[in-house]
RNA sequence: AAGACAGGCAGCCGCUGCCUAUAGCCUUUAAGGCUAUGGGGAGAGGAAAGUCUGGACUUCAGAGGAGAGGAUACCAGUGAAAGACUGGGGGCCGUAAGGCUACGGAAAGUGUAACAGAAAAUAUUCCGGUACACCUUCGGGUGUACAAAGGCUGAAACGCCCGUAUCAGGUACGGGCUGCACUUGGGGCAACCCAAGGCAUGACAAACCCUAUCCGAAGUAAGGCAAUAGGCGCACCAACUGCACUCCUGCAGGCGCCAAGUAAUCCGCUUGAGAAUGUUGGCGACAGCAUUCCUAGAAGAAUGGCUGCCUCCUGCAUCGCAAGGUGUAGAAGACAGAAUCCGGCUUAUCGUCUUCCCG
RNA sequence: GCGGGAUUGGCCGAAUGGCUUAGGCGCUGGACUGUGAAUCCAGCCACGAGAGUUCGAUUCUCUCAUCUCGCCCCA
Numbered sequence: 001a002a003g004a005c006a007g008g009c010a011g012c013c014g015c016u017g018c019c020u021a022u023a024g025c026c027u028u029u030a031a032g033g034c035u036a037u038g039g040g041g042a043g044a045g046g047a048a049a050g051u052c053u054g055g056a057c058u059u060c061a062g063a064g065g066a067g068a069g070g071a072u073a074c075c076a077g078u079g080a081a082a083g084a085c086u087g088g089g090g091g092c093c094g095u096a097a098g099g100c101u102a103c104g105g106a107a108a109g110u111g112u113a114a115c116a117g118a119a120a121a122u123a124u125u126c127c128g129g130u131a132c133a134c135c136u137u138c139g140g141g142u143g144u145a146c147a148a149a150g151g152c153u154g155a156a157a158c159g160c161c162c163g164u165a166u167c168a169g170g171u172a173c174g175g176g177c178u179g180c181a182c183u184u185g186g187g188g189c190a191a192c193c194c195a196a197g198g199c200a201u202g203a204c205a206a207a208c209c210c211u212a213u214c215c216g217a218a219g220u221a222a223g224g225c226a227a228u229a230g231g232c233g234c235a236c237c238a239a240c241u242g243c244a245c246u247c248c249u250g251c252a253g254g255c256g257c258c259a260a261g262u263a264a265u266c267c268g269c270u271u272g273a274g275a276a277u278g279u280u281g282g283c284g285a286c287a288g289c290a291u292u293c294c295u296a297g298a299a300g301a302a303u304g305g306c307u308g309c310c311u312c313c314u315g316c317a318u319c320g321c322a323a324g325g326u327g328u329a330g331a332a333g334a335c336a337g338a339a340u341c342c343g344g345c346u347u348a349u350c351g352u353c354u355u356c357c358c359g
Numbered sequence: 360g361c362g363g364g365a366u367u368g369g370c371c372g373a374a375u376g377g378c379u380u381a382g383g384c385g386c387u388g389g390a391c392u393g394u395g396a397a398u399c400c401a402g403c404c405a406c407g408a409g410a411g412u413u414c415g416a417u418u419c420u421c422u423c424a425u426c427u428c429g430c431c432c433c434a
Base pairs, nucleotide, nucleotide: 001355002354003353004352005351007310008309009308010307011306012305013304015043016042018040019039020038021037022036023035024034025033026032027031045335049346050345052344053343054342055341056340057219058218059217060216063249064248065247066246067245069215070214071213072212073211074088075087076086077085078084089103090101091100092099093098104210105209109208110207111204112203125148126151127150129146130145131144132143133142134141135140159177160176161175162174163173164172178200179199180198182197183196184195185194186193187192223267224266230258231257232256233255234254240253241252242251243250261433274293275292276291277290278289279288280287281286313330314329315328316327317326318325319324360430361429362428363427364426365425366424369384370383371382377414386402387401388400389399390398407423408422409421410420411419
């Protein structure tokens, strides 16, 4: 670094569904229901958790246009899809094995940078530098112009260094280093890498934003199957309601309040992108084929308790140079508990075992 | 079960990413008073936890923890 396990066996007593036998009762034929007593078989997890994500499924008459809002963001692949996974590229960390990576755009625009500092993005004259003019108590001072090579501050100071040139010089010329989203050539499916040329454009987009791709909402308390009794108010070109966040168009529907009734104890509910084994293809995620299997479905919410033995573990004693062996006492002890179902992510976890690699 | 919101001293409660995080109630000490209350002065006490982005985080992002609110069906 990767992966596996989450005690085993036996006996007794229970709990929740399913199948089945017998007896009794009920309903209308078929058939079914209820009660009692037997028999058989099944019964939590690697995270069932958090509800962070992606779907399945269900309902909302699945209308058109505009807008708002949200998600994602290197490349190739896998996958039903994904803020998922695999392999690769770039970056950062580590001596290494290896680990981490929200990794588009700052050269479209807007914005921000406290304190310090002359100056925080249009660069700039605070100290120091150079030339000229004037004044001078001869120490220097003032003004104009040049200039960013040096200093101070800061998280960050407008690429860095050397030489020539120059009064001094970001400039100009020559060379080297660093960086680049530009050009050319080569490698690679691609991201990208290498070489040469050219250029010197600071940071923040987990600030607004831009670009590209995509997105309806609610959730099994979804929803389905019944029963009941109407009344009042406002409307009837309008208003109101609905057409899945808003507006417009269009379409559809009368709208609101009260009363009354009632299955919420039934269905949905567990066979599914299912599991195990073998084999083939692929670096891998994964995919194909063959065989076998059915593996909780509750609702005051089952899956538990006791006993014995064994093993793991701990303490003590003893033997042994040591690794370890023997005896004895304790003893399964962590995180945790299905609730519509799957794929992932994250978090919690006593311990045990296996394999590979580095110093 | 499903969905939403919040967390700042003992309590309530504010904040543009930037000085030591306002303010009120309270608490402690002092002044005033014969004493107490009221008033005045001074002081003490906080960003739920851990990572990340950033020069810099109460604030932005993620992961946890705690608290809290809403939700049955037909019509």
This is a predicted complex of two RNAs, RNase P RNA and transfer RNA, with 434 nucleotides together. Rfam match: Bacterial RNase P class A. The family's RNA type in Rfam is ribozyme. From the family's description: Ribonuclease P (RNase P) is a ubiquitous endoribonuclease, found in archaea, bacteria and eukarya as well as chloroplasts and mitochondria.